The prediction has a mean pLDDT of 81. The RNA shown here (transfer RNA) has 73 nucleotides and comes from an uncultured Elusimicrobia bacterium. Rfam family: tRNA. It was read from a public genome assembly.
RNA sequence: GCCCGGAUAGCUCAGCUGGUAGAGCACUUCAUUGGUAAUGAAGAGGUCAGCGGUUCAAGCCCGCUUCCGGGCU
Numbered sequence: 001g002c003c004c005g006g007a008u009a010g011c012u013c014a015g016c017u018g019g020u021a022g023a024g025c026a027c028u029u030c031a032u033u034g035g036u037a038a039u040g041a042a043g044a045g046g047u048c049a050g051c052g053g054u055u056c057a058a059g060c061c062c063g064c065u066u067c068c069g070g071g072c073u
Base pairs, nucleotide, nucleotide: 001072002071003070004069005068006067007066010025011024012023013022019056027043028042029041030040031039049065050064051063052062053061
C1' cells in the first nucleotide's frame, strides 16, 4: 500500500430484505426477610465511532475519515 471483519446502554452482545432501538448482567425504587443474599415487579440509562450523500424515512444502503482485529505483497 491492498483486501476482509468489527465500532449500538456502564459491560457483553442482538437488531433478518430500510419504517419511531432491544436482551442479559450491572444500576435505582418497591415487594418479600428479624436483617442480608436470592427471587419477583416496576423504572432509569442511547448524538447507533465521526463527516457527507441517497431516500418521504438510514443502526441498516453509498463515499471518505478515525480506532480495533485478521490476511496479502